[in-house]
Small-subunit ribosomal RNA from an uncultured Bacillota bacterium, 1456 nucleotides, folded computationally.
RNA sequence: AACGAACGCUGGCGGCGUGCUUAACACAUGCAAGUCGAACGCGAAAGAAGGUUUCGGCCUUCGAGUAGAGUGGCGCACGGGUGAGUAACGCGUGGAUAACCUGUCCUUACGUCUGGGAUAAUACUUCGAAAGGGGUUCUAAUACCGGAUGUUCUUGCUUUUCCAUAAGUUAUGCAAGCAAAGAUGGCCUCUGUUUACAAGCUAUCGCGUAAGGAGGGGUCUGCGUACCAUUAGCUAGUAGGUGGGGUAAUGGCCCACCUAGGCAACGAUGGGUAGCCGAUCUGAGAGGAUGACCGGCCACACUGGAACUGAGAAACGGUCCAGACUCCUACGGGAGGCAGCAGUGGGGAAUAUUGGGCAAUGGGCGAAAGCCUGACCCAGCAACGCCGCGUGAGGGAAGAAGGUUUUCGGAUCGUAAACCUCUGUCGCAGGGGAUGAAUACAAUGACAGUACCCUGUGAGGAAGCCCCGGCUAACUACGUGCCAGCAGCCGCGGUAAUACGUAGGGGGCAAGCGUUGUCCGGAAUGACUGGGCGUAAAGGGCGUGUAGGUGGCUACUUAAGUUAGGAGUGAAAGUCCUGGUUUCAAGCUGGGAAUUGCUUUUAAUACUGGGUAGCUUGAGUGUGGGAGAGGAUAGCGGAAUUCCCGGUGUAGCGGUGAAAUGCGUAGAGAUCGGGAGGAACACCAGUGGCGAAGGCGGCUAUCUGGACCAAGACUGACACUGAGGCGCGAAAGCGUGGGGAGCAAACAGGAUUAGAUACCCUGGUAGUCCACGCUGUAAACGAUGGAUGCUAGGUGUGGGAGGUAUCGACCCCUUCCGUGCCGGAGUCAACACAAUAAGCAUCCCGCCUGGGGAGUACGGCCGCAAGGUUGAAACUCAAAGGAAUUGACGGGGGCCCGCACAAGCAGCGGAGCAUGUGGUUUAAUUCGAAGCAACGCGAAGAACCUUACCAGGUCUUGACAUCGAUGUAAGCCAGAAGAGAUUCUGGGUGUCUUCGGACAACAGAAGACAGGUGGUGCAUGGUUGUCGUCAGCUCGUGUCGUGAGAUGUUGGGUUAAGUCCCGCAACGAGCGCAACCCUUGCGAUUGGUUGCUAACAGGUGAAGCUGAGAACUCCAAUAGGACUGCCGGGGACAACUCGGAGGAAGGUGGGGACGACGUCAAAUCAUCAUGCCCCUUAUGACCUGGGCUACACACGUGCUACAAUGGCCACUACAAAGAGAUACGAAGUCGCAAGGCGGAGUGGAUCUGCAAAAAGUGGUCUCAGUUCGGAUUGAGGGCUGCAACCCGCCCUCAUGAAGUCGGAGUUGCUAGUAAUCGCGAAUCAGCAUGUCGCGGUGAAUACGUUCCCGGGCCUUGUACACACCGCCCGUCACACCAUGGGAGUUGGGAGCACCCGAAGCGGGUGAGGUAACCGCAAGGAGCCAGCCUUCGAAGGUGAGACCAAUGACUGGGGUG
Repeated sequence: AACGAACGCUGGCGGCGUGCUUAACACAUGCAAGUCGAACGCGAAAGAAGGUUUCGGCCUUCGAGUAGAGUGGCGCACGGGUGAGUAACGCGUGGAUAACCUGUCCUUACGUCUGGGAUAAUACUUCGAAAGGGGUUCUAAUACCGGAUGUUCUUGCUUUUCCAUAAGUUAUGCAAGCAAAGAUGGCCUCUGUUUACAAGCUAUCGCGUAAGGAGGGGUCUGCGUACCAUUAGCUAGUAGGUGGGGUAAUGGCCCACCUAGGCAACGAUGGGUAGCCGAUCUGAGAGGAUGACCGGCCACACUGGAACUGAGAAACGGUCCAGACUCCUACGGGAGGCAGCAGUGGGGAAUAUUGGGCAAUGGGCGAAAGCCUGACCCAGCAACGCCGCGUGAGGGAAGAAGGUUUUCGGAUCGUAAACCUCUGUCGCAGGGGAUGAAUACAAUGACAGUACCCUGUGAGGAAGCCCCGGCUAACUACGUGCCAGCAGCCGCGGUAAUACGUAGGGGGCAAGCGUUGUCCGGAAUGACUGGGCGUAAAGGGCGUGUAGGUGGCUACUUAAGUUAGGAGUGAAAGUCCUGGUUUCAAGCUGGGAAUUGCUUUUAAUACUGGGUAGCUUGAGUGUGGGAGAGGAUAGCGGAAUUCCCGGUGUAGCGGUGAAAUGCGUAGAGAUCGGGAGGAACACCAGUGGCGAAGGCGGCUAUCUGGACCAAGACUGACACUGAGGCGCGAAAGCGUGGGGAGCAAACAGGAUUAGAUACCCUGGUAGUCCACGCUGUAAACGAUGGAUGCUAGGUGUGGGAGGUAUCGACCCCUUCCGUGCCGGAGUCAACACAAUAAGCAUCCCGCCUGGGGAGUACGGCCGCAAGGUUGAAACUCAAAGGAAUUGACGGGGGCCCGCACAAGCAGCGGAGCAUGUGGUUUAAUUCGAAGCAACGCGAAGAACCUUACCAGGUCUUGACAUCGAUGUAAGCCAGAAGAGAUUCUGGGUGUCUUCGGACAACAGAAGACAGGUGGUGCAUGGUUGUCGUCAGCUCGUGUCGUGAGAUGUUGGGUUAAGUCCCGCAACGAGCGCAACCCUUGCGAUUGGUUGCUAACAGGUGAAGCUGAGAACUCCAAUAGGACUGCCGGGGACAACUCGGAGGAAGGUGGGGACGACGUCAAAUCAUCAUGCCCCUUAUGACCUGGGCUACACACGUGCUACAAUGGCCACUACAAAGAGAUACGAAGUCGCAAGGCGGAGUGGAUCUGCAAAAAGUGGUCUCAGUUCGGAUUGAGGGCUGCAACCCGCCCUCAUGAAGUCGGAGUUGCUAGUAAUCGCGAAUCAGCAUGUCGCGGUGAAUACGUUCCCGGGCCUUGUACACACCGCCCGUCACACCAUGGGAGUUGGGAGCACCCGAAGCGGGUGAGGUAACCGCAAGGAGCCAGCCUUCGAAGGUGAGACCAAUGACUGGGGUG
């Protein structure tokens, strides 16, 4: 795009079409084929008129020769329906018929004479329920029969013409044979009579015999006509002949005899499917699909068979028989055939009225009038299709109301509506009113009072469907929350869904719109036009060769292919073009083109083909050479392994990562000598050689195949390819017989391992070897079929020839044939290939067409078997796959770094305690953090508070914010109740002012709202952790690539560093690195209090205490200093590096702040902020008490220890940094102490805490659970605080637990570091073993980068990309699905053999019967019944083959 459609929702009108695609299922009822009296014999009735009557009726005339049945003629073989069958001369197309027929019609010729016997109807009778018969007696014909004639015709013979030589044709002669029917009208010239008739005449219609025509048909034939080869052989009337029969006619169509043929890979036979065509749909076309309507042909008429009649039938509405089914019946018998038009049931997703009319067109009969006609013309039903029309048009902004949405401003529906002005298609009403209708005139219309025209009426009665994530035009809100659902593909939905549902809005089409189904297109996705096969699917394992396909040069010929012209045909309709007509259109109609085809004829001859004659370049033969693991057979050889014998000799050997099994004191292994046997042939040896491939390797001989080179003698296209066929064909395997040294499936043992039916080891059998036979497959690979020609080069190597040169066979050059590498053009998706093509061409063969199922099943063939070969389907998925790219990863490689390892020091893990976490418990033990990167973390400090948790008691505009009518200061003080919140009572008071009021605060109804540490860190902002202070991450332009991308950023060096240098299709740049900042280390300058004190002076018990000083220290500001700057070595004359000098400091001096692009949906909604959701007398708020502090246990982080480098006692030195007003708190004093009293000084270089401790000096303890260790517990106190019970800290006395240095494992640290020692601060009423800072004392070690961990760069492999914590294989278990096998069972169609054998045609017989002819008669001829018989449908029996369904059980497969 299309449709004979169906379904869902919806539906105003008209025109033209179309309408059982399924059950060729069964059918009630009505109709669909009759007509002719001008062929014939009969022959009513109703009614009308007249007559008559015994009033019952009867007769005559008309009706009327009408209705009706019958004889006869023509028609019924057309028209109409259906598509079951049919793969066929059925259909299409073109021919043939010299092998034929043809009623009616037309033309022509000649006839139509003369006789005869019956019969139906009718009448009577009889059988039967009926259908239907029987008998007797009449009768007619255009019914039937005899005879005559014979134009012609037929047959035989004869002569003859054409010609295709015969069964042909033309013409002649002779012989024999064959006809007929009359009817009607008119007329009286002839004839006859009855003078108005027919037997006569005439006209018309008929009839007969022939010839021809038209139209129709039969038969034959070339070509074309779908699927399966998992259908490969079929055939006895089969193929042909001779002679007959039969037919309209040819013919095995049928029969007798003879011959043995015929068909088939160019697809016979078989199976399944199907009516064919013009055409229809689609497509640019070529094609593909279809065969409704309309038209042509065929076939069929309940199923099967058969003939009759006839011009024509093997007959839809005829006959006979058989079968199934239905109906009637008196049970004896009968009837029927809608695939005609309507209609019914049934089937189905689904398909209409039991309508009108013969008015038209056409058909049958008739002389005609006419009759018949479900053909046909019309109407009805159905949006089933196509076409046309309408549902209004113009104006109209307050942009109304309302809806939706919103950032609350608005936006949108939207000029849309309302409203105003109009129009009248369709509708409705009224009036008029056809063409179609011919014909001499008249008459005649189903449709139809329809179309159409006029008038009136009034916007009135007339819009839906689908869609809005992308493809694909069209977006928002709400609801829902991987639910409900959507979906053509991709895919949407797990709480912010443009994808589900609804709404608003929008898009598309429109009386329709969607969905489903089917076909074509897109699909170059079966490729003729117009594809491929190295790696994506795809080259046969290799040769040989049959059929077939294809084929070198020259000339002549032919004209099959080919080309051109003519002729015939290619029906009409349709399509296309162009006119006409329906108001337009669809539709209808005129003309043309086209119908690409077939046949025939004429011509052309380049090419292809056929024929003839040649040629030599393709191919082959011959001659001369050399090369080779080419093949087969026989013989020979040495090295080695093993075994056997003997000698020497002694304790091991062997084997592995390490071992063990094994061998060995009965003498192994080692070594020497001798022997046996089998297999394989080191070095040479080479991307060397040979072969078709598989493959071939010691030497020699014999036999033998192929290739190559040189010269150019011979043949003369002999060629290439090759479906089938035939042969060869590694290894393993099989059969028979040998052989067996080594090796070695299976097997055994030892190891390894979680296991180890493996890898490793010790043994070891088939096998490996030989002969003969089978198998026939491999990653049989160059994953690349064969042949031929052409298309730049360079460089190796093997075989040969030539040239130059030479002493020479070196070297060099040329050439042919092999075999490699590199590479240009070209090709390719890329990788790559590139004269040995995957380039450019030609020819032939094989093969491919998404993945899985599956190289499976079934069947066939082959095989001894194993198995091979050929080779599907159901079902299932939306991918499977190739090449390349970027990452990530690797028990891949290279380079490098880091307290990463190593080297060290100190720890942790064991103990007790502190603290955090898990778990458990609980009314609650609030919440978060979870490997590193959670766990002394949020928390820089939970007794109440904090507090978020629990129990109980309370409040509801609220504890907190804004607005708010109104009122009052709020508050404060006192008292009472209560656990408190809270409630009650009493007392009592503002600020400003322009005097109006205002402000702040409190109380406060109703309501807006507050509030939430409720949820979501996976909706977010902000902040933070981590990789990682790792050296990386990118961009612009250019270049390369089809592209993803690459290059730059890689490479050579170097660095802490993508730091720098050099090189380079790259050149530059950005974020990072470094530097700039702070601190510390040096001196200088400036400044000099609260800091300092050298000099001077004063002064004390002592003291910068005082005057004074500005030197020093210090404080804190400024500038300086370090840059590989200098020297030497290395390096590439570089970057840089090593060493040195100087210097306080040397190669970033030490430390800090500073954290690229990004990763982890990392952490946090409980700091804060915030979207959405949720709660609203509660998930909000207040209070009291409890809990966060629980405790069998597990883990993390710490503290204290285990002691002598120590504990204890006494004495005695030296810091830094920081803090202090609700604070630090001195002196003094009390207490053993914690602490109390006290209150000087200090908002700080001034005062205070403040004592620094370790260290040092002296003493004691003497290795022990201790004078170590301090847990735990008891008692007594202190402090803070409303309050230390749950649940704080401290002091004193007493108590004195574990613990004697810590398993596996694991952490930190490279120098002022580790370790060790104390001090301070934040938080804080009180409460650090934590945290953050400060200084004191102050080490050891680093060979080095193999390994562990992490990281950076380059490279490589990848089936990973959620990226190795990846991906993924098979069994098992469960569910479902389709399928193979299966003892069988059931059904089906087809064929074969036999039996039976209806009807019927033919044949035989015919003793029974018999009108026409013959005969005087008897009788005869002929015919018939009956009987027999060939063939013969249905039926029966039997054996097989095939197909389908089903089957306990079973096999694998698919999906989850």
Annotation: RNAcentral holds the sequence, with entries from ENA and SILVA.